[in-house]
Context: one part of a larger RNA
RNA sequence: GGCAAGCGGCGGAUGCCUUGGCGCCAAGAGGCGAAGAAAGACGUGGUAAGCUGCGAUAAGCUUCGGGGAGCUGCUAAACGAGCGUUGAUCCGGAGAUUUCUGAAUGGGGGAACCCGGCGUGGAUAAUACCGCGUCAUCAUGCACUGAAUACAUAGGUGUAUGAGGCUAACCAGGUGAACUGAAACAUCUUAGUAACCUGAGGAAGAGAAAACAAUAGUGAUUCCCUGAGUAGCGGCGAGCGAACGGGGAGAAGCCCAAACCGUGUGUCUUCGGAUGUGCGGGGUUGUAGGACCGUCAUAACGCGAUCCAAGAUUAGAUAGGAGAGUGAUCUGGAAAGAUCAGCCAUAGAGGGUGAAAGCCCCGUAUCUGAAAUCGAAAUUGGCGUAGACGGCACCUGAGUAGGACGGGACACGAGAAACCCUGUCUGAAUCUGGGAGGACCAUCUCCCAAGGCUAAAUACUACUUGGCGACCGAUAGUGAACAAGUACCGUGAGGGAAAGGUGAAAAGCACCCCGGUGAGGGGAGUGAAAUAGAACCUGAAACCGCUUGCUU
Numbered sequence: 001g002g003c004a005a006g007c008g009g010c011g012g013a014u015g016c017c018u019u020g021g022c023g024c025c026a027a028g029a030g031g032c033g034a035a036g037a038a039a040g041a042c043g044u045g046g047u048a049a050g051c052u053g054c055g056a057u058a059a060g061c062u063u064c065g066g067g068g069a070g071c072u073g074c075u076a077a078a079c080g081a082g083c084g085u086u087g088a089u090c091c092g093g094a095g096a097u098u099u100c101u102g103a104a105u106g107g108g109g110g111a112a113c114c115c116g117g118c119g120u121g122g123a124u125a126a127u128a129c130c131g132c133g134u135c136a137u138c139a140u141g142c143a144c145u146g147a148a149u150a151c152a153u154a155g156g157u158g159u160a161u162g163a164g165g166c167u168a169a170c171c172a173g174g175u176g177a178a179c180u181g182a183a184a185c186a187u188c189u190u191a192g193u194a195a196c197c198u199g200a201g202g203a204a205g206a207g208a209a210a211a212c213a214a215u216a217g218u219g220a221u222u223c224c225c226u227g228a229g230u231a232g233c234g235g236c237g238a239g240c241g242a243a244c245g246g247g248g249a250g251a252a253g254c255c256c257a258a259a260c261c262g263u264g265u266g267u268c269u270u271c272g273g274a275u276g277u278g279c280g281g282g283g284u285u286g287u288a289g290g291a292c293c294g295u296c297a298u299a300a301c302g303c304g305a306u307c308c309a310a311g312a313u314u315a316g317a318u319a320g321g322a323g324a325g326u327g328a329u330c331u332g333g334a335a336a337g338a339u340c341a342g343c344c345a346u347a348g349a350g351g352g353u354g355a356a357a358g359c360c361c362c363g364u365a366u367c368u369g370a371a372a373u374c375g376a377a378a379u380u381g382g383c384g385u386a387g388a389c390g391g392c393a394c395c396u397g398a399g400u401a402g403g404a405c406g407g408g409a410c411a412c413g414a415g416a417a418a419c420c421c422u423g424u425c426u427g428a429a430u431c432u433g434g435g436a437g438g439a440c441c442a443u444c445u446c447c448c449a450a451g452g453c454u455a456a457a458u459a460c461u462a463c464u465u466g467g468c469g470a471c472c473g474a475u476a477g478u479g480a481a482c483a484a485g486u487a488c489c490g491u492g493a494g495g496g497a498a499a500g501g502u503g504a505a506a507a508g509c510a511c512c513c514c515g516g517u518g519a520g521g522g523g524a525g526u527g528a529a530a531u532a533g534a535a536c537c538u539g540a541a542a543c544c545g546c547u548u549g550c551u552u
C1' cells in the first nucleotide's frame, strides 16, 4: 500500500409525517370609493425586533347579544403590574375613534412633506401660536348677473345633484400586430387572437320577424347536442368552415312616434294666417292596424316584468346550545392492542388522547337558538290591460330604402355574390304602398325597415362558507408549509431564493471533573430510548478515519 471484518466521522438520500399547496363541486356574494377606497407611511405594548391587531380613545373605547372560568395575540418563556361569577378574556351585531400619504380635492410637492385664505373658539397686553370647520376640477339643473351690441348671447357668480379612483375573471364596443403555418413567400394563415383604450353589469350582449322555409310548414332571443368536418370557401395550397332541419335547457312579451282631441307657449305676419314647441288623452300593426264618422255591444275569461299592500317581526345570513353509549385483567414507558364480559346507534364521518378508541376528549346523526343588523321568493289583493260591423282615405318612423364608387362583415378571398354595415356622391314610394326568398326577371310565398324596452336558460370567481379528490407530500405541491414576494440582485422596469420534523411530556442534563471563568468533552442525573442533547426522527451513498486479521 491492498483486501476483508468491525467500529466511527462527514453527509442528508430514503422511509414515515403535515401546519401548506393543487384541482373541483355546492351555496352565498358579485363590488369598494369625496360619509375619502384599494394600497401604504409612521406610530401604538410595563419591557417590544418581526408578524398580527389597532390609530394620538392607538393588541384598543361604548353598547346589545352569545358564552361561563379563567385572562392580559404569535415568535416566546420569565419578570413586573393587573383584570375576572357585580361575569373578565373570547365570539357575533351595531356604534365611536380612525395620524399622514394615496382619486387626494385649499396651494405646492422629489407620496407619507412644505405653505396658506376665510369663519369660529382657546391662549396672549397684543401679535406669534393652537383647536375645529371650510376652500379642487368637470358635467347637469336652477337662480342672480351680464360684454362687444338695443333685445339677446357669450362670459361671470352662487347653489343643488352627480362624476373622478380601485378591483380576479367573465361581457360589449373602439384600435389592432407579429413570430408562426403554408415545409421558401406575397393572397391566405396565425387572428379580429395578443396587446392597448372606452364602458357596463351581476351577469353582459341579443331579442318579439321588412325572419326562415318551400307548395308542407315554423313562429322573439340565448345556450347545449345533432346535422357535419357535410354544403361550400380556398395561391381549390396550407387551411377555413356554415345553414335548413331534428332533439333538449329555458320560455314572456311589451312601450313609443304619427293621425285625432284638449291645453299652454314661442317666432314670423300683408293681421287672413303661416310655422315651431311643451304637457295630457288617444294609439302601436301585416288574416294589415289605427285615427275620424255612423250603427250595435259593454262584462266575463285571461295576462302582468312596473308601482302599492299583504306574504314578512317570514325563510334565510351574521355568535351559539342540547346531544347516547365500557369496565376489568395481561403485555408495555404509556393501551386505544390482546383476553373476558357489556352498552349506544336517525350518532361505526373525521380528528385528538403516551401504540391501533363507536362508548376518554372534540365532535358526528338529530333537534334547537338572536337583543341587533341584513334579508328574499312562490303566492294573493289593489291597480292596469281587450269588442263587432259599415263608411271615409287622415296616419303608420327620409337625407331613410335604393343606386354608383371604395371598404368592411357574413363559413363565402369579387366571385354568378344576394343579405348586413357605411366613407364619398346621389336618392324613392306612402297601403292601388314597401322589403325579402343567394345575380336578375316573372309567378307564387313570407314579412312590414328606417324609434325603444325586456326576465330565464348562458359566461366567470378576486372574495365568504361548507364539502370532495385512484391530486402533491418539503429538489414534490403555489415562487412562498418557516420573518416570502421576505433576504438578496438591479439606477429602473424587473428578477427573486434557500430554509419543515428532540421527546408522550422540557422531564432541555442539578452537581462533579478536564479545559482559556472557552469551545468541546468525561461522569452523574432525566427519559422507554440521549448513537432522541437542541448541528436533535429515520440516517443510504460518495468521501475521511480507527482497530483487528490476511497479504505485498
Base pairs, nucleotide, nucleotide: 001551002550003549004548005547006546007545008544009543015537016501017500020472021471022469023468024467025466026465027464028463029461030460031166032165039101040100041099042055043054044053046079049075050074051073061095062094063093064092065091066090070083071082072081106115107114108113116135117134118133119132120131121130122129137163138162139161140160141159142158143157144156145155170201171199172198173197174196175195181188185235211218212217222249223248224247225246226245232240233239253453254452255451256397260281261280262279263278264277265276266275267274268273286431288396289395290394292391293390294389295388296387302385303384304383307382308381309380310379316374317373318372320368321367322366326341327340328339329338330337342359343358344348350362351361352360402426403425404424405423406422407421408420412438433448434447435446436445437444488495489494508536511523512522513521514520
Overview:
This is a predicted structure of a 552-nucleotide part of an RNA (large-subunit ribosomal RNA, domain I) from Desulforegula conservatrix Mb1Pa. Lineage of the source: Bacteria > Thermodesulfobacteriota > Desulfobacteria > Desulforegulaceae > Desulforegula conservatrix. RNAcentral holds the full RNA, with entries from SILVA. Its mean pLDDT, the model's own confidence on a scale to 100, is 84.